[in-house]
The RNA shown here (c-di-AMP riboswitch aptamer (ydaO/yuaA leader)) has 153 nucleotides and comes from Aneurinibacillus soli.
The sequence is in RNAcentral, with records from Rfam.
It matches the Rfam family "c-di-AMP riboswitch aptamer (ydaO/yuaA leader)". About the family: This family represents a conserved RNA structure found upstream of the ydaO and yuaA genes in Bacillus subtilis and related genes in other bacteria. The ydaO/yuaA element is thought to act as a genetic 'off' switch for the ydaO and yuaA genes in its native state. It is believed that the element may be triggered during osmotic shock leading to activation of ydaO, a predicted amino acid transporter gene, and members of the yuaA-yubG operon which code for KtrA and KtrB K+ transporters.
Taxonomically the source falls in Aneurinibacillus (Bacteria, Bacillota, Bacilli, Paenibacillaceae).
RNA sequence: AUAGUUAGAGCGCUGAGUCCCGGAUAGGGAACGGGGGAACCAACUGUACAAGGUAGAUAUUUGUACACGGGGUGAAUCGCGGCAGAGCCGUGUAGGGCGACUUUUCACGUCCGAAUCCGACAGCUAACCUCGUAAGCGUGUGAGAGGAGUUAG
Repeated sequence: AUAGUUAGAGCGCUGAGUCCCGGAUAGGGAACGGGGGAACCAACUGUACAAGGUAGAUAUUUGUACACGGGGUGAAUCGCGGCAGAGCCGUGUAGGGCGACUUUUCACGUCCGAAUCCGACAGCUAACCUCGUAAGCGUGUGAGAGGAGUUAG
C1' cells in the first nucleotide's frame, strides 16, 4: 500500500414498518400503511341432477356435484429453451431500486424482477369496522439547474 474477515459506533439503503407517554418485555397515543364495507357506476361462468313452482316449462329461484376457481400484500408480470420431471436451471421481459444536499422526459454503471396469505369468498365505496408497525442489508459516476455550509478577503 492492497485485499479479505470479525466487532463496535456514526451514517446510509430496500420496506408502511417510525416517534412519544409509561417503572414496565403491561398498556396507551400520534403518524404512516393494509383489508373489509353503501348509494351511484360497473359487472352478472358452464354442464348435470334434485327441489320448488306452473295448465305445462328446458324460463326464473334454491341446493348438490363436476369443470375453469377466485382474491389479497408486493416492483416482482409475461414469454422462450433445457432436464423424465411436481419442480429445478438458463435466458429475455412488463415493472421496480441503488450510485449520499434537492431536483431532472439527461447520460453512464449496477442490482431485483421474489415470496407468501385467504380458503369457495370479497368490484368501486362515504359513514363505520378491523389489522400491521417487521425483516434484511452496506452503495458511492458524470453533466445541467437550484440551494446549504465552510474558509479567505